[in-house]
Model confidence (mean pLDDT): 86 of 100. Predicted 3D model of an 83-nucleotide RNA (c-di-GMP-I riboswitch aptamer) from a Syntrophobacterales bacterium. Of the family's consensus pairs, 100% are formed in the model. The sequence was found by an Rfam model in a public genome assembly. Rfam family: c-di-GMP-I riboswitch aptamer. Rfam describes the family as follows. GEMM was predicted in a large-scale screen for bacterial structured RNA regulatory elements.
RNA sequence: GGACCGAAAAGGCAAACCAUCCGCAAGGGUGGGACGCAAAGCCACGGAUCUUGCCGGAUUGGCAAGACGGCCGGGCCACCGAA
Numbered sequence: 001g002g003a004c005c006g007a008a009a010a011g012g013c014a015a016a017c018c019a020u021c022c023g024c025a026a027g028g029g030u031g032g033g034a035c036g037c038a039a040a041g042c043c044a045c046g047g048a049u050c051u052u053g054c055c056g057g058a059u060u061g062g063c064a065a066g067a068c069g070g071c072c073g074g075g076c077c078a079c080c081g082a083a
Base pairs, nucleotide, nucleotide: 005081006080012037013036017032018031019030020029021028022027035070041076042075043074045073046072047071049067050066051065052064053063054062055061
C1' cells in the first nucleotide's frame, strides 16, 4: 500500500408520516421528520414486485412502455483502521 473484516473516531444518508409540486398511475422532487443503513454512494444489466396500454372468451397468460437501487443478484467509485 492492497484485500478481507467492522471495534473505535470523524462524519454521512434518511423509512413511515406530514406539507407542497410533478405524473393517468406505480412513483418521483422539495421542506419537515427519523425506522433504520458500512456503501441506505452511483449504474435499470438480469430477476422479483408494482403501474399503464394492447392481445386473448378469460381473473391464468403474453407483449410493449414505465416505476422501483431502503427486494435480490451484479458492475463501478469511496471515509476510517482495532482485533